[in-house]
RNA sequence: GAGCGUGUGGCGGAAUUGGUAUACGCGUGCGUCUCAGAAGCGCAUGGAGUGAUCCUUGGGGGUUCAAGUCCCCCCACGCCCA
Repeated sequence: GAGCGUGUGGCGGAAUUGGUAUACGCGUGCGUCUCAGAAGCGCAUGGAGUGAUCCUUGGGGGUUCAAGUCCCCCCACGCCCA
């Protein structure tokens, strides 16, 4: 230098044909249980804000009524070819 793949809450990881972003698991917080703890069980849990509300899928731009998803450029990481 060429080709391919990946990038989503604190972590792993879903999201069908473009149509509620963050299902599910882990972790965490509170509660319950126990003499106490572990395990189990229940509830809550992306960010900002007193709140109404706003923001968020690596970064930027485009298409569309609507983009994590389609198109273009860039960045990071991995594989591979030279």
A computed fold for an 82-nucleotide RNA from Candidatus Yonathbacteria bacterium RIFCSPHIGHO2_01_FULL_44_41, annotated as transfer RNA. RNAcentral holds the sequence, with entries from ENA. It matches the Rfam family "tRNA". Rfam classes the family as a transfer RNA.